[in-house]
RNA sequence: GAUAAGGGCAAACCCGCCGAAAGGCGGCGACGCAAAGCCACGAGGCUACCGCCGGCCCAUGCCGGCAACGCUAGUCGGGCCGCCGAA
Numbered sequence: 001g002a003u004a005a006g007g008g009c010a011a012a013c014c015c016g017c018c019g020a021a022a023g024g025c026g027g028c029g030a031c032g033c034a035a036a037g038c039c040a041c042g043a044g045g046c047u048a049c050c051g052c053c054g055g056c057c058c059a060u061g062c063c064g065g066c067a068a069c070g071c072u073a074g075u076c077g078g079g080c081c082g083c084c085g086a087a
Base pairs, nucleotide, nucleotide: 008033009032014027015026016025017024018023031074037080038079039078041077042076043075044072045071046070051066052065053064054063055062056061
């Protein structure tokens, strides 16, 4: 690959738990998904506890900036694996 069959996953909202946060997990729920199955390897995006720099007369406090080692596989690329399948 087809308006096939049998099935699968589950965005947002809300609730609970974990986390500094981003976010994750479970419940509820379906916006969507033919790999929305798995892997942070490349690019991108998000976050900033710790750290560094600066400011607040000082500061263990506050604010600003920088910064993944955190996160994202439902941003894209890549890798691995896989169900059904007519003409």